Large-subunit ribosomal RNA, half A from Centruroides sculpturatus, 1666 nucleotides, folded computationally. Taxonomically the source falls in Centruroides (Eukaryota, Panarthropoda, Arthropoda, Buthidae). The RNAcentral record of the full RNA draws on SILVA. The coordinates come from a structure-prediction model, not an experiment, and the mean pLDDT is 83.
Context: one part of a larger RNA
RNA sequence: GGCUUUUGGUGGAUGCCUUGGGUCUAAUAGGCGAUGAAGGACGUGAUAACCUGCGAUAAGUCUCGUAGAGCCGGACAUAGGCUAUGAAACGGGAAUUUCCGAAUGGGGCAACCCUCUCAGAUUAAUCUCUGAGAAUUGUUCACUGAAUCCAUAGGUGAACAAAGCGAUACCUAGCGAAUUGAAACAUCUUAGUAGCUAGAGGAAGAGAAAACAAAAGUGAUUCCGUAAGUAGUGGCGAGCGAAAGCGGAAUAGUCCAAACCGUCAUUUUGGCGGGGUUGUAGGGCGACUAGCACGGAGUCAAAAAGUUGAUGGAUAGGAGAAGGAGUUGGAAAGCUCCGCCAGAGAGGGUGAAAGCCCCGUAACCGAAAUUUAUCAACCUCCUAGUCGUACCCUGAGUAGGGCGGGGCACGUGAAACCUUGUCUGAACCAGCCGGGACCACCCGGUAAGACUAAAUACUCAUUAGACACCGAUAGCGAACUAGUACCGUGAGGGAAAGGUGAAAAGAACCCCGGAGGGGGAGUGAAAUAGAUUCUGAAACCAAAGAGCCUACAAGUAGUCAGAGCACGUUAAUGUGUGAUGGCGUACAUCUUGCAGGAUGGACCGGCGAGUUAUGUUAGCAUGCGAGGUUAAGUGGUAAAAAGCGGAGCCGUAGAGAAAUCGAGUCUGAAUAGGGCGAUUAGUAUGUUGGCAUAGACCCGAAACGAGGUGAUCUAACCAUGGGCAGGUUGAAGCAUGGGUAACUCCAUGUGGAGGACCGAACCAGAGUACGCUGAAAAGUGCUUGGAUGACCUGUGGUUAGCGGUGAAAUUCCAAUCGAACCUCGAUAUAGCUGGUUCUCCCCGAAAUAGCUUGAGGGCUAGCGUGUGGUGUUAAGUUACGGAGGUAGAGCACUGAAUGUGGGAUGGCCUCACCUAGAGGUACUGACCAUAAUCAAACUCCGAAUGCCGUAACGGAUUGCCAUGCAGUCGGACUAUGGAAGAUAAGUCCCGUAGUCGCGAGGGAAACAACCCAGAUCGUCAGCUAAGGUCCCUAAAUUGUGCUAAGUGAAAAAGGUGGUGAAGUUUCUCAAACAACUAGGAUGUUGGCUUAGAAGCAGCCAUCAUUUAAAGAGUGCGUAAUUGCUCACUAGUCAAGAAAUUUUGUGCCCAAAAUGUAACGGGACUAAGCACAAUACCGAAGCUACGGGUACCUACGGGUACGUUAGGGGAGCGUUCUAAUCUGCGCUGAAGUCAGACCGUGAGGACUGAUGGAGCGGUUAGAAGUGAGAAUGCCGGUAUGAGUAACGAUUCAAGGUGAGAAUCCUUGACGCCUAUUGGGGAAGGUUUCCUGGGGCAGGUUCGUCCACCCAGGGUUAGUCGGGACCUAAGGCGAGGCCGAAAGGCGUAGUCGAUGGACAACAAGUUGAUAUUCUUGUACCUCCGCGCGAGUGAUGGAGUGACGAAGCAGGAUAACUUUACUAGUUAACGGAUUCUAGGGCAAGUAAUUAGUGGGUCGUGUAGGCAAAUCCGCACGGCGUAACCGUGAGUUACGAUGCAUAGGGAAAGUCUAGGCAAGUACCGAAUUAAGCGAUUCCAAACUUCCAAGAAAAACUUCUAACUUUAAUCGCGUGUGAGCCCGUACCGAGAACGGACACACGUCCCCAAGAUGAGUAUUCUAAGGCGAGC
Repeated sequence: GGCUUUUGGUGGAUGCCUUGGGUCUAAUAGGCGAUGAAGGACGUGAUAACCUGCGAUAAGUCUCGUAGAGCCGGACAUAGGCUAUGAAACGGGAAUUUCCGAAUGGGGCAACCCUCUCAGAUUAAUCUCUGAGAAUUGUUCACUGAAUCCAUAGGUGAACAAAGCGAUACCUAGCGAAUUGAAACAUCUUAGUAGCUAGAGGAAGAGAAAACAAAAGUGAUUCCGUAAGUAGUGGCGAGCGAAAGCGGAAUAGUCCAAACCGUCAUUUUGGCGGGGUUGUAGGGCGACUAGCACGGAGUCAAAAAGUUGAUGGAUAGGAGAAGGAGUUGGAAAGCUCCGCCAGAGAGGGUGAAAGCCCCGUAACCGAAAUUUAUCAACCUCCUAGUCGUACCCUGAGUAGGGCGGGGCACGUGAAACCUUGUCUGAACCAGCCGGGACCACCCGGUAAGACUAAAUACUCAUUAGACACCGAUAGCGAACUAGUACCGUGAGGGAAAGGUGAAAAGAACCCCGGAGGGGGAGUGAAAUAGAUUCUGAAACCAAAGAGCCUACAAGUAGUCAGAGCACGUUAAUGUGUGAUGGCGUACAUCUUGCAGGAUGGACCGGCGAGUUAUGUUAGCAUGCGAGGUUAAGUGGUAAAAAGCGGAGCCGUAGAGAAAUCGAGUCUGAAUAGGGCGAUUAGUAUGUUGGCAUAGACCCGAAACGAGGUGAUCUAACCAUGGGCAGGUUGAAGCAUGGGUAACUCCAUGUGGAGGACCGAACCAGAGUACGCUGAAAAGUGCUUGGAUGACCUGUGGUUAGCGGUGAAAUUCCAAUCGAACCUCGAUAUAGCUGGUUCUCCCCGAAAUAGCUUGAGGGCUAGCGUGUGGUGUUAAGUUACGGAGGUAGAGCACUGAAUGUGGGAUGGCCUCACCUAGAGGUACUGACCAUAAUCAAACUCCGAAUGCCGUAACGGAUUGCCAUGCAGUCGGACUAUGGAAGAUAAGUCCCGUAGUCGCGAGGGAAACAACCCAGAUCGUCAGCUAAGGUCCCUAAAUUGUGCUAAGUGAAAAAGGUGGUGAAGUUUCUCAAACAACUAGGAUGUUGGCUUAGAAGCAGCCAUCAUUUAAAGAGUGCGUAAUUGCUCACUAGUCAAGAAAUUUUGUGCCCAAAAUGUAACGGGACUAAGCACAAUACCGAAGCUACGGGUACCUACGGGUACGUUAGGGGAGCGUUCUAAUCUGCGCUGAAGUCAGACCGUGAGGACUGAUGGAGCGGUUAGAAGUGAGAAUGCCGGUAUGAGUAACGAUUCAAGGUGAGAAUCCUUGACGCCUAUUGGGGAAGGUUUCCUGGGGCAGGUUCGUCCACCCAGGGUUAGUCGGGACCUAAGGCGAGGCCGAAAGGCGUAGUCGAUGGACAACAAGUUGAUAUUCUUGUACCUCCGCGCGAGUGAUGGAGUGACGAAGCAGGAUAACUUUACUAGUUAACGGAUUCUAGGGCAAGUAAUUAGUGGGUCGUGUAGGCAAAUCCGCACGGCGUAACCGUGAGUUACGAUGCAUAGGGAAAGUCUAGGCAAGUACCGAAUUAAGCGAUUCCAAACUUCCAAGAAAAACUUCUAACUUUAAUCGCGUGUGAGCCCGUACCGAGAACGGACACACGUCCCCAAGAUGAGUAUUCUAAGGCGAGC
């Protein structure tokens, strides 16, 4: 270390449980609200964070009932109370009910701010407090009341009403999609759906025929069943789809307008009363008759107020039978024995399982108060008919029509009917409308006014109940502080989380430890029930073990065999381990094919996918049967059943387009022929398999549409504020001088322009490095660009997705942009991918054809399977008989193609006087002959095989018919016949066959497709196939040859005198072949050519001679000769030699990448190759023996049993239900753990342990019914790994403490210096301070903290905001516009980032200070006193504004210094060094400056008026006057502050703390430098020409003289609300973090320097949490 086992941990499955859910039933209720709702905020308890209750009368107050002993909510504690004078509790009725919210006095950022009127409290008065009232709109009324006489508009008041919420339900109406389906898409569909909007009610809507119908009739509407998937409609596609009628539920009918009459009023229209209300027309009108008390009706329509009583119900309740003992046990309700009740044996509880213990249950009883239903009485209301027909009335911009739409099932169609945007436009009862174009006849009705219950739809809610619904990953998202925590700017999204025990009896006490914690003790039946505590699985971890094994070993890890060791069982051929050997590449998916290096899964546990409804079809089951059956409904004590209900449906008769006829009918001239029928079985329900419509097996898009939410990011714009060190350059203009006739011009100076220059802050982001599981979801370092401008920036606002914005990049619109985000349509659709869960048995495919916007999809056929029928029909073999045109062959046809011979025609040449011709031809070459060929689209011919037929054999659930259900349409290789290709491909396409696919076994080393062979199970039996027999490795070390190459054990052309075999020919003792010796000559240098060419550059010829032989020369060679050699010849030698053909087997050719690596290895000379023979081995084949299942059987037996897609059959298990079936359980259920048992399997027992209360069996039934895979979901746990990292670099000593690198103190060192210092805004929201703590947070530690606990802390007339003002912009009475929602906007009213506005210094706390204290001030109001005209909500002025630039004055700040203190100087002193070297508002005085003219008269403008302003004229005047003004000086200050000096009480651990506290307290001058601050909104210049309103001043209108007014003085008069702590950032803000990022403003020391640059240093702050 492995396997096994034990004991634990972790974890939270399983089982059991249920307070919570789900779905319904029966009733009720169907609203609440200006008498302030729904919903909230904030409060409220002795102590109180949350929930609940309640509201300043605050877990409650009063009263009336019920009830009757305890109570003060959940909530268990302490303290304190209440209660028989009736508490608590329950019910009825009252009271109170802060603030927000329709929100309503005005405003507003909801829960806040600010008013007015009346009354009251308080005060001297103001201030302050309390109560009531004060919104808008509509209607009505009253009073007022313009232009304008009356009147109207307008105004004022009163009364009444509305608003808003609600359940995401139901209903009506307005507007109205898209995904989708149509296999595309546009009409169509989805769908008038979703959504938005308006409105109403408990229901809504509809509704009493200008209706249907059809020769018969019905008689308002609504709803259910049926008619009927019919009639229709429809790119006649997909689809859409009635009505009448019939059966039921429920029933209910009425009222106006008009004519006419009366009355009132009026310029006119008119109002009121009577009358009257319909189709067989009616009414008025005229005439006549009868008549007013019988009758009828009624408050839910038709008219409308109620009152009383009775009865029943609702909202609390009352009463309610009957049991004991023993026994086991912690406990009895269990068991045993003996009883009892029952109009009550529903249910729940009680220490296990209770009719008789408790609560209840059946039947019975009950209400002071409120309320409801019914009935009655009172009360209220109503009233007839006939006759006549002259006249009158009976609903007008209507009916109808044209054009364009919409609705009707009906898509413009032949299109009626209804409706209407627009243009038109009747009739008048002798009328008019309808009956599906239209016309006629006939029939039905009487429009253009109104109301109307029930039957129907729904359920936020209340009460009572039910369930073959769930049981904590389930059931609502939510069993629990859940719409919570958390995420998001927002709309919106949205969790996890139950269980001690019967009872807290929740562990006193002791011990260890700093504590957490642990060990004892104790409680309890049990503590391994000990606090997230029942049970307590698995992954994973540990411990100490225990047994076996393991250090030469190569391993999908198992399986088969197996020794040894150990153990000792459900007693079995036992269990654990396993030395060694044989064999052996996981699973699923997708595929022709995967160990695959294709995809999926880290592991474990739980969850996780063919369901349901309706219709239809086939099978099966059951009932009835020429019939079968009901639907709605009714019924019922019931969510039941029976019974009733026959509408309707299917069948019983068909044929035809139909009329029609009918066992026939149609066609037809037909009586023919033919087509379809006639010989009969159906129907209803259940169930199973399919299909259709629905999300339809589950998960999965990108997208499309609707309505909302977002401009805190970013883009642009609007309003109002802020920022830019320092340096440089030197435009225009101007001045002076020169110059010109005069300009132009020149020089110098002045001046200070600029999308000017350099360069910080600031903004940007070009380069590069780093970073890239970051410090950071865009940064850091170093360089870089702009830096007075088209600049940067704060605050507030505007623009919104079919859109905005855009110096334009498809850029940005909240880390999202070729169309944001959120929710909804919605389970969109997905011919695509993935996944799809228990067992066994039988059969078992396809990868083809046709069609397809079809090719990875489908439909039909083919092939499979089940059932029923038929009954030898099938395959195969043999025989016989057929048709045919392939292979082959052939050239007779059609073409191709070669040689030879003949050869017409034509051409050319020569001859020719020629109308004639002759000759030649190395031209053409038809045709003929002959020889030899080729063909898929040639055939004079022509097989084998296959195919068809007949017969026999053939006995195999073979064929065929009908019908249910499929799958398959990607195929692969091998052999063979072909097409394509290159007679390439592991290529592509066909035919035939095989195998794989779907096939295991043996062989080929390994190797789907090759060879052998088809696995029902068992056997330590036998025989064989392919293939093998030296070892690995079972079986032969046989024979004859060949090979020498390790050929075997990779390869071609080509080469090869490697070697074997078989031939043929030639030479050869007359001497071959080879070798050696010798010759190899002459004409001649052949001729030509050539500079030369002599055998040998080239061309022509290639003769002859000598000879044994010798080419006018086979090579080498020379400039050319020479030279060497060959052919050929002779000699020597002595026996075979040469050439060639066929063939076996070798050799060369032969180079690749990690390593032999081209026999499987060793090795082999056979153990290679060829031939031959005999043995043996060898498989899941065959045989033998035994077993199983199915089928057949003559009962003797026989046959079959590989299998993917798929079909069929039979079972196992899980949850729940039923049964007066049958059981178990505290003497121990379920679950869990273990075990060697049983079954063919899914599975089932038994025993022990754990556990502590429920659980089975049988037979049926119903399903949320079986998981290993879906990059599945949720949870837990591993691995990586004690690895990376710990987010900008101090040390020491002492202290504290259980513990110190990290806390505290001290010292040293270092860092920051326009910041890491100091102060604010936003934002945060207690982080602030003190004490305590240390589980978690802090990237380590921790005694520490921005952490946890407790307590404390924020003090204002003057600061900021409000009680003042307005900008952008918002809202907006009236108003205008718009389908609705709503949009715009006047008066107004909000809205700071701006305007206006009164306090300073010092001190003080642990934490606050312009807030408290001290001192010294100021503002407003009030009272009083004195004085006086005051003075708009109107007029006027003012307020009131840009940028840049220069100069001056002054101060802050700083430096130095007289001076002071301390220190140094051995003491003194000079000296040295260090420190200090101050003070506001206010009041008064003064002042550098700086701005303005002033007075008078007139005046038609300033919406009225004006003495004001404006305008005009005149006088005076350049400095007086008025205003403004930093600063300075004095007082403030006999004060405060300050260096320095420096106690004590007290306290304790006794030298510290108190404390550098109280107290004391010096000097306090001068000079230099000098701001970006102030004077100053000044001044100068420039062009782009630079808010508003209020405060303020003034003028009148007006009002007033007893002052509502103003001024001055005075006062132990008044002075409201909100904010105020702390951080403000390298830890409190935005970035998920204690994050190297981002974030507005103010202050700005010294040295260097132009400087806020740079470097160094003060004050102050830090040393970065390993």